The part of an RNA shown here (small-subunit ribosomal RNA, 3' major domain) has 479 nucleotides and comes from an uncultured bacterium. Its mean pLDDT, the model's own confidence on a scale to 100, is 86. The RNAcentral record of the full RNA draws on Greengenes.

Context: one part of a larger RNA
RNA sequence: UGACGGGGGCCCGCACAAGCGGUGGAGCAUGUGGAUUAAUACGUCACUAACCGUAGAACCUUACCCAGGCUUGACAUCUGUAGAAUCCCCUUGAAAGGGGGGAGUGCCUCAAGAGGAGCUACAAGACAGGUGUUGCAUGGCUGUCGUCAGCUCGUGUCGUGAGAUGUUGGGUUAAGUCCCGCAACGAGCGCAACCCUCACCGUAUGUUGCCAGCGUAAAGUGGGCACUCUUGCGGAACUGCCCGGGUAACAAACCGGGAGGAAGGUGGGGACGACGUCAAGUCAGCAUGGCCCUUACGCCUGGGGCUUCACACAUGCUACAAUGGCCGGUACAGAGGGCUCCGAUACCGCGAGGUGGAGGCAAUCCCAAAAAGCCGGUCUCAGUUCGGAUUGCAGGCUGCAACUCGCCUGCAUGAAGUUGGAAUCGCUAGUAACGGCCGGUCAGCAAACGGCCGUGAAUACGUUCCCGGGCCUUGUACA
Numbered sequence: 001u002g003a004c005g006g007g008g009g010c011c012c013g014c015a016c017a018a019g020c021g022g023u024g025g026a027g028c029a030u031g032u033g034g035a036u037u038a039a040u041a042c043g044u045c046a047c048u049a050a051c052c053g054u055a056g057a058a059c060c061u062u063a064c065c066c067a068g069g070c071u072u073g074a075c076a077u078c079u080g081u082a083g084a085a086u087c088c089c090c091u092u093g094a095a096a097g098g099g100g101g102g103a104g105u106g107c108c109u110c111a112a113g114a115g116g117a118g119c120u121a122c123a124a125g126a127c128a129g130g131u132g133u134u135g136c137a138u139g140g141c142u143g144u145c146g147u148c149a150g151c152u153c154g155u156g157u158c159g160u161g162a163g164a165u166g167u168u169g170g171g172u173u174a175a176g177u178c179c180c181g182c183a184a185c186g187a188g189c190g191c192a193a194c195c196c197u198c199a200c201c202g203u204a205u206g207u208u209g210c211c212a213g214c215g216u217a218a219a220g221u222g223g224g225c226a227c228u229c230u231u232g233c234g235g236a237a238c239u240g241c242c243c244g245g246g247u248a249a250c251a252a253a254c255c256g257g258g259a260g261g262a263a264g265g266u267g268g269g270g271a272c273g274a275c276g277u278c279a280a281g282u283c284a285g286c287a288u289g290g291c292c293c294u295u296a297c298g299c300c301u302g303g304g305g306c307u308u309c310a311c312a313c314a315u316g317c318u319a320c321a322a323u324g325g326c327c328g329g330u331a332c333a334g335a336g337g338g339c340u341c342c343g344a345u346a347c348c349g350c351g352a353g354g355u356g357g358a359g360g361c362a363a364u365c366c367c368a369a370a371a372a373g374c375c376g377g378u379c380u381c382a383g384u385u386c387g388g389a390u391u392g393c394a395g396g397c398u399g400c401a402a403c404u405c406g407c408c409u410g411c412a413u414g415a416a417g418u419u420g421g422a423a424u425c426g427c428u429a430g431u432a433a434c435g436g437c438c439g440g441u442c443a444g445c446a447a448a449c450g451g452c453c454g455u456g457a458a459u460a461c462g463u464u465c466c467c468g469g470g471c472c473u474u475g476u477a478c479a
Stems, first nucleotide, its partner, number of pairs: 001479002003476003007473007015463002019427005026318008034309002042053002064304007073127001077126002079123005086103007107116003129293002132291003138287002140282003143278001145276001150189006156165003169180003195270004200235005206229001209225003214222001238264001241258005247253001320420001324379007336367003341360002346355003386417001391412007433455007
């Protein structure tokens, strides 16, 4: 100087408390451990691994296993020889691959001979190749403490020195934020602001958007650009103004109220992550040193596996019902996606879906039905008209192919489950909770992930305690 203390002081945070809803019990989905296996590919392991890499394992992916094959190789550069490239056939085979046969002369330069570019085959070797190893050799990127308020430097001063001072102190703040004081005076990285977005207004813009007034009407059709909206530009908020607390040192600032305002004290949300810590994570995203393999630890193909299952854990979904289930009617979103694509009206089918193809490269057309809600009816507390697992049969879709191993539909079947022990998680407002919608990945496959809107709470006395953190101080046999 740090680190640590079941030392002290001060102060924060959904940290506790106050509340609301869960997890832990059930069934299922998914991941992990373990077990199993020819293989069940690899990584990740408290918080900071475990719906994580994987924004989608039937083949492919694929790295694993078995089998069949190739050896300058699936891919790059160089040399020689031959041939246009390329295509077709036969044979063997599961395919890859192997064996055999045939057709076939383009482009550029040039009078010709010939040469060149590109591609293919063969030969030889230099080499390729490796998801082999080391994240404790590395780059890059990332997690975490933590959006916590800290971390440092120059000069000066003090100290023999390590170092200190500044950065401590008194106040204050979300903040090392600001004020005052001070052997310090300044500065940098962080904080804040500058960026994006939402909320208000003005202005510009009127098509595909809008419809107040006018005409017309089957229809926003004529017409119009007021309004909504669209997207550009600009304005607006600064504790700026007033009152009180006579709070404060009359400084910074804090509290209560008011005016004005769409918005008030960081207006809400996002992006943004200091010096560093964990030899944290990643050599399998990529890059890369060393080491290792080279007829194999490389490459191709078929099939299998990653989908196993006594069990354990983690994250979710669906429930256990009446604030509900079922049936009928009826209303209101936002944000997205669409040409190998979205696909309307119509027709067929109980349905998944099929036929068909209008329109749409999209403010025009489509996906598209929003759902909870509201109105009416029914069920009457029961393992039920709750719950839907499991299983049987019959179908649909995608795809070369759904046996291992996809999703969906109909009929039948109807399991556990009656609110979940110890324990434990999230959340402070348009939040939690509840409800649906869209997207990426994607041929197909979403209970996951990322977004979007609808309905819309309760509670916070307070900081004694638990957890994490910041500043000062104290002790130390630790570094």